[in-house]
Molecule: RNase P RNA; transfer RNA
Organism: Gemmatimonadota bacterium
RNA sequence: AUUCCCGGCCGGACGGUCGCGCCCGUUGCCUUGAGCAGCGGUCGAGGAAAGUCCGGGCUCCCUGGACAGGCUGCCAGGUAACACCUGGGCACAACCGUGACGGAAAGUGCCACAGAAAACAGACCGCCCCGCGAAAGCGUGGGUAAGGGUGAAAUGGUGGGGUAAGAGCCCACCGCGCCCGUGGUAACACGGGCGGCGCGGCAAACCCCAGCUGGAGCAAGGCCGAAUAGGCGACGAGAAGUUGUCCACUUCGACAAAGACGUCGCGGGUAGGCCGCUGGAGGGUGCGGGCGACCGCAUCCCGAGAGAAAUGACCGUCCGAAGCAUCGCGCUUCGACAGAACCCGGCUUACAGGCCGGGGAUCUCG
RNA sequence: GGUGCCGUAGCCAAGUGGUAAGGCAGAGGUCUGCAAAACCUCCAUCGGCGGUUCGACUCCGCCCGGCACCU
Repeated sequence: AUUCCCGGCCGGACGGUCGCGCCCGUUGCCUUGAGCAGCGGUCGAGGAAAGUCCGGGCUCCCUGGACAGGCUGCCAGGUAACACCUGGGCACAACCGUGACGGAAAGUGCCACAGAAAACAGACCGCCCCGCGAAAGCGUGGGUAAGGGUGAAAUGGUGGGGUAAGAGCCCACCGCGCCCGUGGUAACACGGGCGGCGCGGCAAACCCCAGCUGGAGCAAGGCCGAAUAGGCGACGAGAAGUUGUCCACUUCGACAAAGACGUCGCGGGUAGGCCGCUGGAGGGUGCGGGCGACCGCAUCCCGAGAGAAAUGACCGUCCGAAGCAUCGCGCUUCGACAGAACCCGGCUUACAGGCCGGGGAUCUCG
Repeated sequence: GGUGCCGUAGCCAAGUGGUAAGGCAGAGGUCUGCAAAACCUCCAUCGGCGGUUCGACUCCGCCCGGCACCU
């Protein structure tokens, strides 16, 4: 210098003009209302606002406990909590990096095809012994997992002894299990002793063990509340019609009831309005504690909260990229992913370009 | 804004760890003088990418697309 990997940060800068939205102030208009219009002022997207995958706050509902179900799973710490983060252990040979990393010697289940055999083992070939046979070879015989072959996986590995051939049958080392000691908060590591070793894999199969876990979600939930149509009550009217009673009995008439009508009141709920709503597990700086995640103290700051929903465009200077001209550094185009809707902490996913730190490789020079 | 479900060939669909059934459509062939029908054959990276496992449509995670419900 180039390139790659890991981690962190920024994600166009400054100024001006116009436009849009909430809020505050002010002026005007009338069809006085959550009204319209003008002017001025403050503020106005993100590192992911996204996916809604986890964990909480908040609110309402339910609630005697447990089971079931769901989630998590080495150890210690951080945190309001977590499936997140930090540090450590172990595994992948080591650095880096990665790891859903409890239990398969509780039980159940599965292990296709191939292969003799896939889990109470097991004899296809081969090897050895025995019997027959002159031999080749043969066998309702026996031993053998060292060798071959199959498979993702074959019943500890290597070496030696031993044997008819073999075999943890025996021995040494390694591996595995148990016990003891030392170090460590622990996971675990190291050392010693014992056991010949009986127990393949899968738990992101059921399951066992340990821990956590009531349900719903701001369209949660609370307050106010029209018009219209239902509901309830009071009062009025009782004209015509209906029903009942009386009188009467051809009609006429009197009283009462229900229904209808009118006025007023009450209640539920709808439209609509208000609250919830953003000052908070908040951010910047400094100091201190801690390896670190993070925590504590001091000081400063307030940074959208609106309604189906505003946050845009242009100009100038600069920054960056691409193209064209070329060397006088000019002209043109462009600026990634994306966009709040109750709020936080994480994870995941998308992302042009740039900056910083650490590490690896190659080349060149000294 | 919140919640739940689905994705297998051009279309409809079965399949819940061990070679991805079937029907319609399409292509080729047999049959026929030519067709139709019938019969045979072919046509799938299981929405995508990772992980668990010897092995994944199936189990787990993250994305993509679609549908439905709640004022």